Source information
Model confidence (mean pLDDT): 81 of 100. Transfer RNA from Mauremys mutica, 74 nucleotides, folded computationally. NCBI's taxonomy places the organism under Eukaryota, Euteleostomi, Dipnotetrapodomorpha, Amniota, Mauremys. Its Rfam family is "tRNA". By type it is a transfer RNA. Rfam describes the family as follows. Transfer RNA (tRNA) molecules are approximately 80 nucleotides in length.
RNA sequence: GGCACCAUGGCUUAGCUAGCUAAAGCGCCUGCCUUGUAAACAGGAGAUCCUAGGUUCACCUCCUAGUGGUGCCU
Repeated sequence: GGCACCAUGGCUUAGCUAGCUAAAGCGCCUGCCUUGUAAACAGGAGAUCCUAGGUUCACCUCCUAGUGGUGCCU
């Protein structure tokens, strides 16, 4: 230098093929329970989806550029 893939709550991921209310597990907070802790149970907070632009009635999703990461080739 060229090519491919990835980027979504604190963490790990789904959702993208097929555009229409962003979801799950773990973690966190509160309550309940207990002599106390944990577990179980009930409830809650937390991501405008890496950035910018475009297409569209409408974009995490499609297109373009950029940024960061991983791998391969030279």